About this RNA
Transfer RNA from a Thermodesulfobacteriota bacterium, 72 nucleotides, folded computationally. It matches the Rfam family "tRNA". It is annotated as a transfer RNA. NCBI's taxonomy places the organism under Bacteria, Pseudomonadati, Thermodesulfobacteriota.
RNA sequence: GCGGGAAUAACUCAGUGGUAGAGUACGACCUUGCCAAGGUCGGAGUCGCGGGUUCAAAUCCCGUUUCCCGCU
Numbered sequence: 001g002c003g004g005g006a007a008u009a010a011c012u013c014a015g016u017g018g019u020a021g022a023g024u025a026c027g028a029c030c031u032u033g034c035c036a037a038g039g040u041c042g043g044a045g046u047c048g049c050g051g052g053u054u055c056a057a058a059u060c061c062c063g064u065u066u067c068c069c070g071c072u
Base pairs, nucleotide, nucleotide: 001071002070003069004068005067006066007065010024011023012022013021018055026042027041028040029039030038048064049063050062051061052060
C1' cells in the first nucleotide's frame, strides 16, 4: 500500500429498514438470626465519528478514527 472483520449500557454480547434488548454488574425491596444463594422492581446507551438515501437508519451507501486478521 491492498483486501476483509469489529466498534451498541460499567463489562460480555444480541438486534440485517418500523418502540434499542439480554446476561453479568450497580441501586432499592422481599426472603434469612447474619452471610451466601434466590426472587421482584429500578437506574444507566447522541448504537465510534461526519455526511447521504428513506416517511422512517444500530441496520443500506460514502468518507473517516481506533483495534484485529490476511496479502504484498